[in-house]
Context: one part of a larger RNA
Molecule: large-subunit ribosomal RNA, domain IV
Organism: Patescibacteria group bacterium
RNA sequence: UUCUCGUGAAGGAACUCUGCAAAUUAACUCCGUAACUUCGGGAAAAGGAGUGCCCCUUGGGGUGUCAAAGCCUCGGGGGGUCGCAGUGAAAAGGGUCUAGCGACUGUUUACUAAAAACACAGGACUCUGCGAACUCGUAAGAGGAUGUAUAGAGUCUGACGCCUGCUCGGUGCCGGUAAGUUAAGGAAGAGGGUUAGGGUCUUCGGACCCGAAGCUCGCAACCGAAGCUCCGGUAAACGGCGGCCGUAACUAUGACGGUCCUAAGGUAGCGAAGUUCCUUGUCGGGUAAGUUCCGACCUGCAUGAAUGGCGUAACGACUGGAGCACUGUCUCAACCAGCGACCCG
Numbered sequence: 001u002u003c004u005c006g007u008g009a010a011g012g013a014a015c016u017c018u019g020c021a022a023a024u025u026a027a028c029u030c031c032g033u034a035a036c037u038u039c040g041g042g043a044a045a046a047g048g049a050g051u052g053c054c055c056c057u058u059g060g061g062g063u064g065u066c067a068a069a070g071c072c073u074c075g076g077g078g079g080g081u082c083g084c085a086g087u088g089a090a091a092a093g094g095g096u097c098u099a100g101c102g103a104c105u106g107u108u109u110a111c112u113a114a115a116a117a118c119a120c121a122g123g124a125c126u127c128u129g130c131g132a133a134c135u136c137g138u139a140a141g142a143g144g145a146u147g148u149a150u151a152g153a154g155u156c157u158g159a160c161g162c163c164u165g166c167u168c169g170g171u172g173c174c175g176g177u178a179a180g181u182u183a184a185g186g187a188a189g190a191g192g193g194u195u196a197g198g199g200u201c202u203u204c205g206g207a208c209c210c211g212a213a214g215c216u217c218g219c220a221a222c223c224g225a226a227g228c229u230c231c232g233g234u235a236a237a238c239g240g241c242g243g244c245c246g247u248a249a250c251u252a253u254g255a256c257g258g259u260c261c262u263a264a265g266g267u268a269g270c271g272a273a274g275u276u277c278c279u280u281g282u283c284g285g286g287u288a289a290g291u292u293c294c295g296a297c298c299u300g301c302a303u304g305a306a307u308g309g310c311g312u313a314a315c316g317a318c319u320g321g322a323g324c325a326c327u328g329u330c331u332c333a334a335c336c337a338g339c340g341a342c343c344c345g
Base pairs, nucleotide, nucleotide: 001340003338004337006335007334010331011330014329019326027051028050029049030048031047036041038159052081053080054079055078056077057076058075059074060073061072062071063070082086094324096322097321098320099319100318101316102315106118107117122157123156124155125154126153127152128151134143135142136141160311161310162309163308165241166240167239170238171237172234173233174232175231176230179229180228181227185223186222189219191217192216193215194214197210198209199208200207201206242260243259244258245257246256269303270300281297282296283295284294285293
């Protein structure tokens, strides 16, 4: 002097990102127990008291017996006695209030994340009539399922309570099919190449021109489905949900009016929020003092309704804030013990 334990004066969170760590609490019996609540809970809420040993007395149960005694066991009452201390050692919840998030028990990054993430019961939409949809496989075949729409598959939401507004212009999906567009394919026709043949010329070698059928080369009117265009529907499909100007008998504000744009202009709720930049917003509470916290306000940079909105008892090794108890976390350091380091030998 590191580490690991132990003890403590006075104070008691002044420590610190944070009471991290440590301490407190702890068993059993009795008393007692709030808000809130989904009436189950909350609850071991909180907060108290008792506990050893000895004597006397008394009630019950079991065993045993003819009946008992005895033995085992659960209590009640009275008295006494020792210590600082009686669950005498060990083991054995600290608790309360208030917010956020997630209903809950569960699950997860094997080896830095356990959570507010995932799952969940419940809700909704879509597909699927059975050789189902869907998935695996080139296929045969298999799963789905020895199931049959109260079934199976996919997607979103996430107990429960109250609710879930407007928008179908875009994208997607579903339905429709008159017209437009449109592939392979079919196909009239025109044209090019080739030439049996014919014509003209000829120095008889040939040259040039025309050219049927067939073959061939591209071209091509017209006919041609789905799709797309088009016409409708659909938002618990993907998504979206305005601006400017004026206006009331103080002022301020603007129920009201005008105007432009839009598919429609954000409803109920909630709101400086896990979302608020300005911002430590303003007011109130708590403190001597509070960028955090709680309650309000609404000026929402940039909330908002199953990408769910707002509440919510219970639950949580979750995340903020407050106070009680308790403490070497600290004021502020000290001593003790042990394994090491180090020093001496």